About this RNA:
Predicted 3D model of an 84-nucleotide RNA (transfer RNA) from an Alphaproteobacteria bacterium.

RNA sequence: GCCGGAGUGGCGGAACGGUAGACGCUGCGGACUUAAAAUCCGCUCCCGCAAGGGGUGCAGGUUCAAGUCCUGCCUCCGGCACCA
Repeated sequence: GCCGGAGUGGCGGAACGGUAGACGCUGCGGACUUAAAAUCCGCUCCCGCAAGGGGUGCAGGUUCAAGUCCUGCCUCCGGCACCA
């Protein structure tokens, strides 16, 4: 340099172009208990008291609508080529 794959919360990981983060873990709060463990319930990306707003590597494009499709770029992984 060429080809292919990947990038989404604190972590793993979902999502036919149509409610992003299902489900699980971790954590926090509560119930139960003399107390704890187990179990059960709620919450658990960011800002905000709330209402609400933002968020899928970055920048654009297509579309009524993009994590998903298209273009360029960045990072990581694999393969190939070059290696004077």
Source information
It was read from a public genome assembly. Its Rfam family is "tRNA". NCBI's taxonomy places the organism under Bacteria, Pseudomonadati, Pseudomonadota, Alphaproteobacteria. The coordinates come from a structure-prediction model, not an experiment, and the mean pLDDT is 81.